[in-house]
Predicted 3D model of a 73-nucleotide RNA (transfer RNA) from Paramuricea clavata. It matches the Rfam family "tRNA". It is annotated as a transfer RNA. The organism belongs to Paramuricea, within Eukaryota. The prediction has a mean pLDDT of 81.

RNA sequence: GACCAUGUAGCUCAGUUGGCAGAGCAUUGGGCUAGUGUUCCAAAGGUCGUAGGUUCGUUUCCCACCAUGGCCG
Numbered sequence: 001g002a003c004c005a006u007g008u009a010g011c012u013c014a015g016u017u018g019g020c021a022g023a024g025c026a027u028u029g030g031g032c033u034a035g036u037g038u039u040c041c042a043a044a045g046g047u048c049g050u051a052g053g054u055u056c057g058u059u060u061c062c063c064a065c066c067a068u069g070g071c072c073g
Base pairs, nucleotide, nucleotide: 001072003070004069005068006067007066010025011024012023013022019056027043028042029041030040031039049065050064052062053061
């Protein structure tokens, strides 16, 4: 330098034939317990990598770039 994959909550990842952004763990509060753990309920937490384009509307489609990994040279 060419090609491919990935980028979504603190972490691990779903979600996309375009139409309200989710789960588990973790965190916080509460219930239960003499107490701890387990367990139950609830809450908070997101510019969906960046910036443009298409569209009534984009996490999703298109272009460019950035980061990480793989592979070829």